[in-house]
RNA sequence: GGGUGACUAGCUCAGUUGGUAGAGCAGCUGACUCUUAAUCAGAAGGUCGAGGGUUCGACCCCCUCGUUGCCCA
Numbered sequence: 001g002g003g004u005g006a007c008u009a010g011c012u013c014a015g016u017u018g019g020u021a022g023a024g025c026a027g028c029u030g031a032c033u034c035u036u037a038a039u040c041a042g043a044a045g046g047u048c049g050a051g052g053g054u055u056c057g058a059c060c061c062c063c064u065c066g067u068u069g070c071c072c073a
Base pairs, nucleotide, nucleotide: 001072002071003070004069005068006067007066010025011024012023013022019056028042029041030040031039049065050064051063052062053061
């Protein structure tokens, strides 16, 4: 330099034909317990890597860029 994949909650990951985002773990609150742990219940937590474009509407499609993995040179 060329090709190709990944980027979504603190962490690990879902989200498939475009219709306004979820799970597990962790943390928080409560119940239970003499206390802790375990267990159960609940709530909270996201400008979906960045910026543009298409569309009534984009995590999803298109373009550019960033970080990172692999292959080729």